[in-house]
Context: one part of a larger RNA
RNA sequence: UGCAUGAGGUGGAUGCCUUGGCGAUUACAGGCGAUGAAAGACGCGAUAGCCUGCGAAAAGCUCCGGGGAGCUGGCAAAUGAGCAUUGAUCCGGAGGUGUCUGAAUGGGGAGACCCACCCGCAAGGGUACCUAGAGCUGAAUACAUAGGCUCGAAGGAGCGAACGUGGUGAACUGAAACAUCUUAGUAGCCACAGGAAAAGAAAUCAACCGAGAUUCCGGCAGUAGUGGCGAGCGAAACCGGAACAGCCUGCAAGAUAUAGCAGUCGACAUAGCAAAGCGGUUUGGAAAAGCCGGCCAUAGUGGGUGAUAGCCCCGUAUGCGAAAUGUGGAUUGUAGAACUAAGCUUGCGACAAGUAGGGCGGGACACGUGAAAUCCUGUCUGAAGAUGGGGGGACCAUCCUCCAAGGCUAAAUACUCGUAAUCGACCGAUAGUGAACUAGUACCGUGAGGGAAAGGCGAAAAGAACCCCGGGAGGGGAGUGAAAUAGAUCCUGAAACCACAUGCAU
Numbered sequence: 001u002g003c004a005u006g007a008g009g010u011g012g013a014u015g016c017c018u019u020g021g022c023g024a025u026u027a028c029a030g031g032c033g034a035u036g037a038a039a040g041a042c043g044c045g046a047u048a049g050c051c052u053g054c055g056a057a058a059a060g061c062u063c064c065g066g067g068g069a070g071c072u073g074g075c076a077a078a079u080g081a082g083c084a085u086u087g088a089u090c091c092g093g094a095g096g097u098g099u100c101u102g103a104a105u106g107g108g109g110a111g112a113c114c115c116a117c118c119c120g121c122a123a124g125g126g127u128a129c130c131u132a133g134a135g136c137u138g139a140a141u142a143c144a145u146a147g148g149c150u151c152g153a154a155g156g157a158g159c160g161a162a163c164g165u166g167g168u169g170a171a172c173u174g175a176a177a178c179a180u181c182u183u184a185g186u187a188g189c190c191a192c193a194g195g196a197a198a199a200g201a202a203a204u205c206a207a208c209c210g211a212g213a214u215u216c217c218g219g220c221a222g223u224a225g226u227g228g229c230g231a232g233c234g235a236a237a238c239c240g241g242a243a244c245a246g247c248c249u250g251c252a253a254g255a256u257a258u259a260g261c262a263g264u265c266g267a268c269a270u271a272g273c274a275a276a277g278c279g280g281u282u283u284g285g286a287a288a289a290g291c292c293g294g295c296c297a298u299a300g301u302g303g304g305u306g307a308u309a310g311c312c313c314c315g316u317a318u319g320c321g322a323a324a325u326g327u328g329g330a331u332u333g334u335a336g337a338a339c340u341a342a343g344c345u346u347g348c349g350a351c352a353a354g355u356a357g358g359g360c361g362g363g364a365c366a367c368g369u370g371a372a373a374u375c376c377u378g379u380c381u382g383a384a385g386a387u388g389g390g391g392g393g394a395c396c397a398u399c400c401u402c403c404a405a406g407g408c409u410a411a412a413u414a415c416u417c418g419u420a421a422u423c424g425a426c427c428g429a430u431a432g433u434g435a436a437c438u439a440g441u442a443c444c445g446u447g448a449g450g451g452a453a454a455g456g457c458g459a460a461a462a463g464a465a466c467c468c469c470g471g472g473a474g475g476g477g478a479g480u481g482a483a484a485u486a487g488a489u490c491c492u493g494a495a496a497c498c499a500c501a502u503g504c505a506u
Stems, first nucleotide, its partner, number of pairs: 001505006008498002015491001016456002020427002022424007029416002031159002039101003042055003046079001049075003061095006070083003106115003116127004129156002133151005163194001164192005174181001178228001204211002215242005225233002246408003250348005260334006267327004272320003278293005294311002296300001302314003357381008367393001388403005443450002463490001466477004
């Protein structure tokens, strides 16, 4: 030095586990905000830190309910001081308090800071901008109007995951290059809204038969078409389903089955309450296991407890339960069209013009200018007015069909930041969220931004008193425990790698 064997070290694979994730179903909810949000800063404990909670009334205050024996949140124990059957801690409802920043709103500002004014003895309150509305004034120009001034909102603002409508709008890419084209009206940005939004009751289709608002799904159909007729793009009628709902207008008068407001009733949500196992025995550290004998069950889903428990604990089935607040419903009173998309009766009135269409230039339609209808409009023009007008894919006639230039409208459809319950031939710590743990943390970057690693003693700390060696670290005894080669980076403990002992070879 090599090989073999043995017993170890190192290391953290594997197995088992799960506090965390992922996906889905159903129901609910679909908003919060000047009554100051979302998000934060700084504080508050007998407390040094982090998390949680809270706000100078600061891990909390008051009231009303539930509940019934311990409690003073977690990491995280010990000590101290207290509270509690005169009902605490805890759970639910309603209030109070709520520093500073932040739309941030008295002015400023380099966020959590600085500086003011007015009223008030003080405590405290007010002071941004815009708008609805109200009042006072008031031109050219007589009435008036525009304008000006004052007051002035519990109106607006800001935030929010996706879904929606509108505005604006790429490029990589594909065409095997590339320019029309495609990617794509996608991504991005902006505005605004709702629990959905948008669309919507034919100036629609159809075809000489007829249908009868919109939306969504399955066909029609990768068809008809369109297309450097390349790459590609790509309908509709019609049929079958889901869901169905139709309406309105200005003025005056009238009656009220509307909304609103108040009361009552019952339902739901937000706390909760309730079955039955003991005895013996065996193994064991431990019984829920085996054996012998019982009981409950509208409950033998599930989880925990020292191994596998219907009857030990939490629950589960089923039934019951609310002082308070909320949601939606019924009913009584009031009220009288405010409300709602929209009420009824009567009388009077009204039926959409710089519009339709046309020229030029664009855009949207599956349709790239094409034979290009239809829709929108930047620009220039410009009708008829029901004996009228639009459409039926250039255009004309016949025929058919509808009535634009005003408006509203539930459901079927889209989505899930979230709440509750349930489920999974989903993951099981290099997996599953980036994050099972102080995680958007540590750390990196001027910044936008990037972004980890890290789970497991044991049933219970019973976490090793005491003695010995040592400065300590660490170890040897002793003790605990079923086990300590379970001894605290502690379950299992693979491999690489390392030395030790023995044998053999060199």